The part of an RNA shown here (small-subunit ribosomal RNA, 5' domain) has 531 nucleotides and comes from a metagenome.
Context: one part of a larger RNA
RNA sequence: GAUUGAACGCUGGCGGCAUGCCUAACACAUGCAAGUCGAACGGUAACAGAGAGAAGCUUGCUUCUCUGCUGACGAGUGGCGGACGGGUGAGUAAUGCUUAGGAAUCUGCCCAUGUAGUGGGGGACAACUCGGAGAAAUCCGAGCUAAUACCGCAUACGCCCUACGGGGGAAAGCAGGGGAUCUUCGGACCUUGCGCUAUUGGAUGAGCCUAAGUCAGAUUAGCUAGUUGGUGGGGUAAGAGCCUACCAAGGCUACGAUCUGUAGCUGGUCUGAGAGGACGAUCAGCCACACUGGGACUGAGACACGGCCCAGACUCCUACGGGAGGCAGCAGUGGGGAAUAUUGGACAAUGGGGGCAACCCUGAUCCAGCAAUGCCGCGUGUGUGAAGAAGGCCUGCGGGUUGUAAAGCACUUUCAGUAAGGAAGAAAACCUCAGGGUUAAUAACCCUGUGGCUUGACAUUACUUACAGAAGAAGCACCGGCUAACUCCGUGCCAGCAGCCGCGGUAAUACGGAGGGUGCGAGCGUUAAUC
Numbered sequence: 001g002a003u004u005g006a007a008c009g010c011u012g013g014c015g016g017c018a019u020g021c022c023u024a025a026c027a028c029a030u031g032c033a034a035g036u037c038g039a040a041c042g043g044u045a046a047c048a049g050a051g052a053g054a055a056g057c058u059u060g061c062u063u064c065u066c067u068g069c070u071g072a073c074g075a076g077u078g079g080c081g082g083a084c085g086g087g088u089g090a091g092u093a094a095u096g097c098u099u100a101g102g103a104a105u106c107u108g109c110c111c112a113u114g115u116a117g118u119g120g121g122g123g124a125c126a127a128c129u130c131g132g133a134g135a136a137a138u139c140c141g142a143g144c145u146a147a148u149a150c151c152g153c154a155u156a157c158g159c160c161c162u163a164c165g166g167g168g169g170a171a172a173g174c175a176g177g178g179g180a181u182c183u184u185c186g187g188a189c190c191u192u193g194c195g196c197u198a199u200u201g202g203a204u205g206a207g208c209c210u211a212a213g214u215c216a217g218a219u220u221a222g223c224u225a226g227u228u229g230g231u232g233g234g235g236u237a238a239g240a241g242c243c244u245a246c247c248a249a250g251g252c253u254a255c256g257a258u259c260u261g262u263a264g265c266u267g268g269u270c271u272g273a274g275a276g277g278a279c280g281a282u283c284a285g286c287c288a289c290a291c292u293g294g295g296a297c298u299g300a301g302a303c304a305c306g307g308c309c310c311a312g313a314c315u316c317c318u319a320c321g322g323g324a325g326g327c328a329g330c331a332g333u334g335g336g337g338a339a340u341a342u343u344g345g346a347c348a349a350u351g352g353g354g355g356c357a358a359c360c361c362u363g364a365u366c367c368a369g370c371a372a373u374g375c376c377g378c379g380u381g382u383g384u385g386a387a388g389a390a391g392g393c394c395u396g397c398g399g400g401u402u403g404u405a406a407a408g409c410a411c412u413u414u415c416a417g418u419a420a421g422g423a424a425g426a427a428a429a430c431c432u433c434a435g436g437g438u439u440a441a442u443a444a445c446c447c448u449g450u451g452g453c454u455u456g457a458c459a460u461u462a463c464u465u466a467c468a469g470a471a472g473a474a475g476c477a478c479c480g481g482c483u484a485a486c487u488c489c490g491u492g493c494c495a496g497c498a499g500c501c502g503c504g505g506u507a508a509u510a511c512g513g514a515g516g517g518u519g520c521g522a523g524c525g526u527u528a529a530u531c
Base pairs, nucleotide, nucleotide: 001531002530003529004528006527007526008525009524010523013378014377015376016375017374018373019371020370021336026334027333028332030331031330032329035080036079037078040077041076043073044072047071048070049069050067051066052065053064054063055062056061057060087289088288089287096214097213098212099211100210101209102208105206106205110202111201112200114199115198116197117196118195119153121151122150128143129142130141131140132139133138159168160167161166173194174193175192176191177190178189181188182187215261216260217259222252223251224250227249228248229247230246231245232244233243234242264286265285266284267283268279269278270277271276291312292311293310294309295308314325315324316323317322342368344367345366346365350364351362352361353360354359381411382410383409384408391402392401393400394399415472417467418466419465420464421463425458430452431451433449434448435447436446437445475520476519477518478517479516480501481500482499486515487514488513489512490511496503497502
């Protein structure tokens, strides 16, 4: 000099864009952060409508009861999603990361005008009803019932196994529309869409292996028994001591094994002419973790932050028998600390989950609030004005300086203020019409286009115009040398200053104050840290 996720002191007008627990991976009150689907299912607790019945009477209203009939829908069965998104950096020096390769793998949803199917049956369990136990959490028994829940059977081009003879294995329906034909008037049947099953290829995602690189210590020199290799067996989606039995005695190491300490890694960031050095906040990629330790279940995917089980510590409830919990999600609280924000708004946009869709959910996200924490921009007026006013300070008492500075005169109105207008962020979805596709079909559905109707948290938006009046807006540090900037008074080795050299003991440009000056400026200094 440059820089910072900074802090502290003094001061502080506005805006834009960023950033904001670096410490206790300490403990957490409260609210929210993952739901959705009635176009899978039985149903009907609540709300609304309709129908039926009863009562009251103001004779068309009110109340009550019944009916899932309709819109819808609590709880339940079932499906998909809770493995993403969000947080943190404790652990990890290599099961990690970076770069470059590899073969023995899996991959839900998605894609292909892919291929082939979607036939026929059965038995249950919730919800519900009844009964019981318990303070509660919850649990038990009996009975009824549906399905895209569950289980056989049939079929199987392709698929899997094979000793090549053969053997094995699947599915589920739902919704919209409809001209003939049949009909028990429910539908069958046809068709479209969404599904379902098997399988091929792709895409995406994930698992595994190899090589090289990846901090310090030798006051750590030897380490290793599933250890190193082989065979048989097991196991995994997959290779492998991954596991196991037996056999052999190997494997690593001064090119630093082992041990100890420290640490998430990278793209990058800061600095530097570069080489290099230091760091790894925000943003992006990967990894690890979710009170501590262990374990598996489900599933395409987890050994799963807001799932389960066990153990432990802690907190809470309890009828003392037993139970409940996990903010390193967003806010917020206590604590620690020099120190780090609101218990805000909205799903309008982007994206995600579910759904045919409408839509619902979304503390992701977009915004707002707080903080000069940083960067950038703007303002705090402009011109004129010598009687060089008054006052202050200095003085050699003549004057000098503050100083065109002020006042005065003439202007302007950025920003802030008040009022009015006012974009863009909005394209869709939906409705109508036209064309095309599909189809037996002018129906329904899908695609493209015309027209229409809406949807904005921010928001009193950005921006523009008008109004008024210089009106509301300057400080901080320094002035001995380094280092730009000097005099007076006070003090008297005292009080004090100080980054280094050093100042102060009666004329201190170095302490304290004043006048003046210098530097930077909504900041300026100090401290800490890095180059």
About this RNA:
RNAcentral holds the full RNA, with entries from SILVA. Its Rfam family is "Bacterial small subunit ribosomal RNA".